[in-house]
Molecule: transfer RNA
Organism: Candidatus Micrarchaeota archaeon
RNA sequence: GGGCCCGUAGCUCAGCCUGGAUAGAGCGCUUGGCUUCGGACCAAGUGGUCGGGGGUUCGAAUCCCUCCGGGCUCG
Repeated sequence: GGGCCCGUAGCUCAGCCUGGAUAGAGCGCUUGGCUUCGGACCAAGUGGUCGGGGGUUCGAAUCCCUCCGGGCUCG
C1' cells in the first nucleotide's frame, strides 16, 4: 500500500442486509423492602451527539463518500 471485519448505555452485545413509532436486552449503579449485617431475592428508579464530518431522502443507527481508532489478512 490492497482486501475484509469491528466501533451503539459504565461493561458485554442486539438492531443495520430490506430507511419509518419514543433506539433495546442482560449485567451494573441508586433508593426502598427483606436480613443481626451482607449476599441472594422482590419493588421502584437510572441510562445514548448510535466513533467524527459531509451527502442522499419527507425521514438515516440503517444507504453513499470521507476521516479517525482497533483487529485479521495479502504482498